[in-house]
RNA sequence: CGGGACGUAGCGCAGUUUGGUAGCGCGUCUGGCUUGGGACCAGAAGGUCGGGGGUUCGAAUCCCUUCGUCCCGACCA
Numbered sequence: 001c002g003g004g005a006c007g008u009a010g011c012g013c014a015g016u017u018u019g020g021u022a023g024c025g026c027g028u029c030u031g032g033c034u035u036g037g038g039a040c041c042a043g044a045a046g047g048u049c050g051g052g053g054g055u056u057c058g059a060a061u062c063c064c065u066u067c068g069u070c071c072c073g074a075c076c077a
C1' cells in the first nucleotide's frame, strides 16, 4: 500500500438474508424465601447499534466516508 472480517447493554452474542416495536444469556439492583448466606422464585434498571453524512414515510440493516481491532497479500530490510 491492496483485499477481507468484525464493532449492538457492564461482559459474551443474536437480529442484517426480506428496511417496519432493539432482543437473549450472564452480571447488577429491588422484593420474596432463609436464623443469615447461597440456590430458587418474582420484578426492575441499563443501548440514540464505533463516529459523521446520505437515501427513504421509516435505517442496527442500503449507499458514501472515517476510526479501531484482527486476518491475508504485496513492498523494504
Stems, first nucleotide, its partner, number of pairs: 001073007010026004020057001028044005050066005
Overview: Predicted 3D model of a 77-nucleotide RNA (transfer RNA) from a Bacillota bacterium. It matches the Rfam family "tRNA". The organism belongs to Bacillota, within Bacteria. The same sequence occurs in records of 2 taxa.